[in-house]
Context: one part of a larger RNA
RNA sequence: UGACGGGGGCCCGCACAAGCGGUGGAGCAUGCGCUUUAAUUCGAUGCAACGCGAAGAACCUUACCUGGUCUUGACAUGGGAGAGAAAGGUUUCAGAGAUGAAACCCCCUUCUUCGGAAGCUCUCUACACAGGUGCUGCAUGGUUGUCGUCAGCUCGUGUCGUGAGAUGUUGGGUUAAGUCCCGCAACGAGCGCAACCCUCGCCCUUAGUUGCCAUCAGGUAAUGCUGGGAACUCUAGGGGGACUGCCCGUUACAAACGGGAGGAAGGUGGGGAUGACGUCAAGUCAUCAUGGCCCUUACGACCAGGGCUAGACGCGUGCUACAAUGGUAGAUACAAAGGGAUGCUAAAUCGCGAGAUUGAGCUAAUCCGAUAAAAUCUAUCUCAGUUCGGAUAGGAGUCUGCAAUUCGACUCCUUGAAGUUGGAAUCGCUAGUAAUCGUGGAUCAGCAUGCCACGGUGAAUAUGUUCCCGGGCCUUGUACA
Numbered sequence: 001u002g003a004c005g006g007g008g009g010c011c012c013g014c015a016c017a018a019g020c021g022g023u024g025g026a027g028c029a030u031g032c033g034c035u036u037u038a039a040u041u042c043g044a045u046g047c048a049a050c051g052c053g054a055a056g057a058a059c060c061u062u063a064c065c066u067g068g069u070c071u072u073g074a075c076a077u078g079g080g081a082g083a084g085a086a087a088g089g090u091u092u093c094a095g096a097g098a099u100g101a102a103a104c105c106c107c108c109u110u111c112u113u114c115g116g117a118a119g120c121u122c123u124c125u126a127c128a129c130a131g132g133u134g135c136u137g138c139a140u141g142g143u144u145g146u147c148g149u150c151a152g153c154u155c156g157u158g159u160c161g162u163g164a165g166a167u168g169u170u171g172g173g174u175u176a177a178g179u180c181c182c183g184c185a186a187c188g189a190g191c192g193c194a195a196c197c198c199u200c201g202c203c204c205u206u207a208g209u210u211g212c213c214a215u216c217a218g219g220u221a222a223u224g225c226u227g228g229g230a231a232c233u234c235u236a237g238g239g240g241g242a243c244u245g246c247c248c249g250u251u252a253c254a255a256a257c258g259g260g261a262g263g264a265a266g267g268u269g270g271g272g273a274u275g276a277c278g279u280c281a282a283g284u285c286a287u288c289a290u291g292g293c294c295c296u297u298a299c300g301a302c303c304a305g306g307g308c309u310a311g312a313c314g315c316g317u318g319c320u321a322c323a324a325u326g327g328u329a330g331a332u333a334c335a336a337a338g339g340g341a342u343g344c345u346a347a348a349u350c351g352c353g354a355g356a357u358u359g360a361g362c363u364a365a366u367c368c369g370a371u372a373a374a375a376u377c378u379a380u381c382u383c384a385g386u387u388c389g390g391a392u393a394g395g396a397g398u399c400u401g402c403a404a405u406u407c408g409a410c411u412c413c414u415u416g417a418a419g420u421u422g423g424a425a426u427c428g429c430u431a432g433u434a435a436u437c438g439u440g441g442a443u444c445a446g447c448a449u450g451c452c453a454c455g456g457u458g459a460a461u462a463u464g465u466u467c468c469c470g471g472g473c474c475u476u477g478u479a480c481a
Base pairs, nucleotide, nucleotide: 001481002480003478004477005476007475008474009473010472011471012470013469015465016464019429020428021427022426023425026320027319028318029317030316031315032314033313034311035310042053043052064306065305066304067303068302069301070300073129077128078127079125080124081123082122083121084120088105089104090103091102092101093100094099109118110117111116131295132294134293135292136291140289141288142284143283144282145280147278152191153190154189155188156187157186158167159166160165171182172181173180197272198271199270200269202240203239204238205237206236207235208234212229213228216227217226218225243266246260247259248258249257250256322422326381327380328379329378330377331376339368340367343362344361348357349356350355388419393414394413395412396411397410398409399408435457436456437455438454439453440452441451
């Protein structure tokens, strides 16, 4: 100087408390461990691995296993020889296919001193080499997580100290903040904080189509449907607006804090992006790059089938429930955001339905997916393993796709399991939040209870900091570095 303390002081955080809803019990989905297996590819392992890499394992993917094949190779550059519209395409046979054999179509481009040269492709050949998702993340780059959006981490000059170092950065207040003020052997500065950026909330202005419809006119069973309008909504450009600016009080005539006015918004207005010096030899050699080591008729390459989907069991994360604040049936209302040409697909017809047939419009503020659902109204069920719950299983189908057996999603009929609110323990959340309800998108042929986004309805509680956890500053002890 640090680190540590079941030392002290001050302070903060959904850290506790006060509340609301869960997990832990059930069934299923999904990931992991373990076991099994020819293989169940690999990585991630307290917080910070476990719906994680994977924004989509039937083949492919795929790295694993079994079997069948290739050896200058599936891919790149170079030498020699041969062939050739530069290329390529079709068919038949053998085979699981890779592959092998045969036939057919097509039949050299540019320059030229007509000798040839150049270009590109294919075949053969031997060699340099290719190739490796093989090992080492404890050789590395890059990138990411974490403490933590915590308020810290440092430097120059000066001063003090023999020196390591100290001071500044400590102290008194204050703040979300090393934020600001005052004081002070310090005076300044940098990286962080804040602000500048995006978005939501108010107003003005510009512009009105595909969006809008107050006034005028026409028309319909009905509808901005039509003429028209530029007010309103909205869209998307540009501005304004919030600064403790104003008032009162407290305080040290400070910084600031408490209250108030005006205001759409008030003291960082809400949300996002933004992550200092560093820590964990943290993660990643399987995104990529790369040193070293290793393989080279195989640890490389191609193909078919299988596996990654196994299952006595254990754990994590979720979904659905156990019901009456509910289930069922009918009627009826109100969104936002995002997507759509090998695409979204209306209307009509057929089917109980998944869906099928046909086919209008849309390169999209125009057309489509697209009825939002919870909510509201009416009826019924009357506390039961039920008109709760839907697992499991049998049968019949639909769609995607060469192909749904291992191993897809969905529909209909039948079947109707466990489950009556969950031990010890444990998680999230402070407001348009929790809870609850639907909607869209990426990936994607098909496949979502996951992920990412969108809106609807919409709470309770916070007296407080004794305690648990994590963190910041000062101080003290130490046989630790």
Molecule: small-subunit ribosomal RNA, 3' major domain
Organism: metagenome